[in-house]
RNA sequence: GCCUCUGUAGCUCAGUGGCAAAGCGCUGGUUUUGUAAACCAACGGUCGUAAGUUCAAUCCUCACAGGAGGCA
Numbered sequence: 001g002c003c004u005c006u007g008u009a010g011c012u013c014a015g016u017g018g019c020a021a022a023g024c025g026c027u028g029g030u031u032u033u034g035u036a037a038a039c040c041a042a043c044g045g046u047c048g049u050a051a052g053u054u055c056a057a058u059c060c061u062c063a064c065a066g067g068a069g070g071c072a
Base pairs, nucleotide, nucleotide: 001071002070003069004068005067006066010024011023012022018055027041028040029039030038048064049063051061052060
C1' cells in the first nucleotide's frame, strides 16, 4: 500500500428499514438474627463520526478515523 471482518448500556452480546432487547454488573426493595443465594423493581444507549438513499436508517450506499486478520 491492497483486501476482508468488526464497532449497539460499565462488560458479554441479540436485533433487522417502522418505539433498541437480553444476561452479568450497579442501585433500591422482599426474604434472613445477619450475610450469601433466590425473587421483584428501577437506572443506565445521540447504535464509532459525518454525508447520501428513503415517508422513515442501528440496519442500505459512500467517505473518514479506530480495532482484528490476511497478502505483498